[in-house]
RNA sequence: GCCCCCGUGGUGUAGCCAGGUCUAGCAUACGGGGUUCUCGUCCCCGUGACCCGGGUUCAAAUCCCGGCGGGGGCA
Numbered sequence: 001g002c003c004c005c006c007g008u009g010g011u012g013u014a015g016c017c018a019g020g021u022c023u024a025g026c027a028u029a030c031g032g033g034g035u036u037c038u039c040g041u042c043c044c045c046g047u048g049a050c051c052c053g054g055g056u057u058c059a060a061a062u063c064c065c066g067g068c069g070g071g072g073g074c075a
Base pairs, nucleotide, nucleotide: 001074002073003072004071005070006069007068010028011027012026013025020058029047030046031045032044033043034042051067052066053065054064055063
């Protein structure tokens, strides 16, 4: 230098291919409550996210372009 893959709450992931169904789901973490003599376990409720910019569209986490960051391959 070229090519490929990835980027979603504090953390790990689903959703992206094929745009709309619902409030971006699940687990964990954290906070509150219940249960318990206490802790833990368990149950209920809550908090919190689409890497950045632009484009297409009635509508973008999803499609397109550029950038940034991470990983891999070739030279």
Annotation:
Predicted 3D model of a 75-nucleotide RNA (transfer RNA) from Nanoarchaeum equitans Kin4-M. A source record names the gene tRNA-Glu-CTC-1-1. Taxonomically the source falls in Nanoarchaeum equitans (Archaea, Candidatus Nanoarchaeia, Nanoarchaeales, Nanoarchaeaceae). Its mean pLDDT, the model's own confidence on a scale to 100, is 82.